[in-house]
Context: one part of a larger RNA
């Protein structure tokens, strides 16, 4: 851009696509069968492998944006407390998010036409033959089932709801993520919780600093689960979402 007004929301499915697995263990049963050895079809139950897809509650990875221990030098006059630099210097955890080894899901069943094949009945051709007429079975295969995508299906489908006769509504821009290489999608733009700040909470590190006491000191111990504290979860306009255009 089009589906002959504008938006929001839900849907049908023409068509295309994925998936299509394996194995063992109990039970039937030491039963059919078999001298015996040995051992089943056919059902039923339960598991486990490997593959797909999803997700982070549990176990764990990471987590150079969080807390703490520790050597070395260097500053910040000195002590004390701190900060730079040394691979994140090194070392002990670790929120989020991503993530497996985790954690959860599938594969099915029934059914329709059938291939090779196996048949009934039965002529031509008094027999005899699955075929000629008729009629059955039968495959991981087709079609339906099962998932996904789908009206640009130009045959452009259908249902609800609003809104406007000069609008309704879009778009440029800005905060920003559930999105993402851009671009597109979303979510808000003051009639506001969109980010960011602050405040509570979750969760993380482990008892800050400063003073007090106890020791001659290293230290300990009270204050004190203390201080800090990122990406989570709420709350609150204090900071930033100004403005423009088009129809």
């Nucleotide at each position: 851009c089009g589906c002959a007004g504008g938006a929001g929301a839900u849907u049908u499915g023409a068509g295309g696509g994925g998936u299509u697995c394996a194995u063992u263990u109990g039970u039937u049963a030491g039963u059919a069968c078999g001298a015996g050895a040995g051992g089943a079809c056919c059902g039923c139950a339960a598991a486990u492998g490997a593959c797909a897809u999803g997700c982070c509650u549990c176990u764990g990875g990471u987590g150079u944006u969080c807390c703490g221990g520790u050597u070395g030098u260097c500053a910040c006059g000195u002590c004390c407390g701190u900060g730079g630099c040394a691979c994140c210097g090194c070392c002990g955890g670790g929120u989020a998010g991503c993530u497996a080894a985790g954690c959860a899901u599938g594969g099915a069943a029934c059914g329709g036409a059938u291939a090779a094949g196996c048949g009934c009945u039965g002529a031509a051709a008094g027999c005899a033959u699955c075929u000629a007429a008729g009629c059955g079975c039968c495959a991981a295969g087709c079609c339906u089932u099962u998932c996904c995508c789908a009206a640009g299906a130009u045959a452009a489908g259908a249902u609800c709801u609003c809104c406007c006769u000069a609008u309704a509504g879009a778009a440029c821009c800005c905060a920003g993520g559930u999105a993402g290489a851009c671009c597109a999608c979303c979510u808000g733009g003051u009639u506001g919780a969109u980010a960011g700040g602050u405040c509570g909470c979750c969760g993380g590190u482990g008892u800050a600093a400063g003073c007090g006491u106890a020791g001659c000191g290293a230290u300990a111990c009270g204050u004190u689960g203390a201080g800090c504290c990122u990406a989570g979860c709420g709350a609150u306009a204090c900071u930033a979402a100004u403005g423009u255009u088009c129809g």
Molecule: large-subunit ribosomal RNA, domain VI
Organism: marine metagenome